[in-house]
RNA sequence: GCAUGACAAAGGCAAACUCGUCGAAAGGCGGGGACGCAAAGCUACAGGGUCUAAGGUUCACGGGAAUGGUGAACGACGACAGCCUGGCUGCCGAA
Numbered sequence: 001g002c003a004u005g006a007c008a009a010a011g012g013c014a015a016a017c018u019c020g021u022c023g024a025a026a027g028g029c030g031g032g033g034a035c036g037c038a039a040a041g042c043u044a045c046a047g048g049g050u051c052u053a054a055g056g057u058u059c060a061c062g063g064g065a066a067u068g069g070u071g072a073a074c075g076a077c078g079a080c081a082g083c084c085u086g087g088c089u090g091c092c093g094a095a
Base pairs, nucleotide, nucleotide: 005092012037013036017032018031019030020029021028022027035082041088042087043086046085047084048083049080050079051078056074057073058072059071060070061069
């Protein structure tokens, strides 16, 4: 240096749940809290996957009528890096 990850040491992150807050939602952020994590650090404009469906489109309903209302389907330009693969960066140190 490369590979690897110990019943080592120092330190790190924080699922569910909960409180506050932002958001149409998925979800984000902050406090509490720890199921877990050796990249659970970054990347969603690398690829796949998953979640949501506001705006939009189509259809239906109701109504005297509407550019308004209600319902359904489609749909990412919204999300998830703690779903997988890839990319970038990085602490410690035994066999």